A computed fold for a 71-nucleotide RNA from a bacterium, annotated as transfer RNA. The sequence is in RNAcentral, with records from ENA. It matches the Rfam family "tRNA". It is annotated as a transfer RNA.
């Protein structure tokens, strides 16, 4: 330098165009003499800038990091 694949709460994974969803963990609450365990309940994300569309995590098209092959 070329080609393909990936990025989604804090971690792990869904979600093939229509309100972003779980599990784990965090915070609060309840039960318990106390912790653990269990119950309930809250907050926390679409890598970043552009396009297409009523409407984008999803399509396209750049960039940034990773991963693989190629020269």
């Nucleotide at each position: 330098g070329c080609g393909g694949g990936g990025u989604u709460g804090g971690u792990u994974u869904a979600a093939u165009g229509g309100u972003a969803a779980a599990a784990c963990g965090u915070c609060a609450g309840c039960c318990u003499u106390c912790c653990a365990a269990g119950c309930u309940g809250a907050a926390g994300a679409u890598a970043c800038g552009g396009g297409u569309u009523c409407g984008a995590u999803u399509c396209c098209c750049g960039u940034a990091c990773c991963c693989c092959g190629c020269u």